RNA sequence: AGAGUUGGUGGCUAGGGUUCCGGCGUUUUCAAAAAAGCGCGACUGGUCCGAGAGCUACUACCGGCGGGGGAGAAAUCCUGUCGGGUGCACGGCGGGACAAAAGCCCGGGAGAC
Numbered sequence: 001a002g003a004g005u006u007g008g009u010g011g012c013u014a015g016g017g018u019u020c021c022g023g024c025g026u027u028u029u030c031a032a033a034a035a036a037g038c039g040c041g042a043c044u045g046g047u048c049c050g051a052g053a054g055c056u057a058c059u060a061c062c063g064g065c066g067g068g069g070g071a072g073a074a075a076u077c078c079u080g081u082c083g084g085g086u087g088c089a090c091g092g093c094g095g096g097a098c099a100a101a102a103g104c105c106c107g108g109g110a111g112a113c
Base pairs, nucleotide, nucleotide: 007059008058009057010056011055012054015049016048020046021045022043023040024039025038026037027036028035061084062083063082064081065080066079067078068077088108090111094106095105096104
């Protein structure tokens, strides 16, 4: 100086808005109730979305010790068990999707050190 790898999936959370539910307001009806329409997410919530730099489980992958098979030390293949896996990681503006927004995606980007 160059190249490759540092992966994937599920669950949960921080967080997020408002399609649905609920809630609140209001209108129609009206003795009232129920129902329906409209509005509100600076409505706690349920459904919903949801992390590269959050948590967790499994797995890919790596290693140790075995077992099977093989004429046979090995290799390839199958399998058990233990360990590793997860190293480091400051980060805009702006744009995009779904109903909409976001730590989602663009993006371990631009940039900084």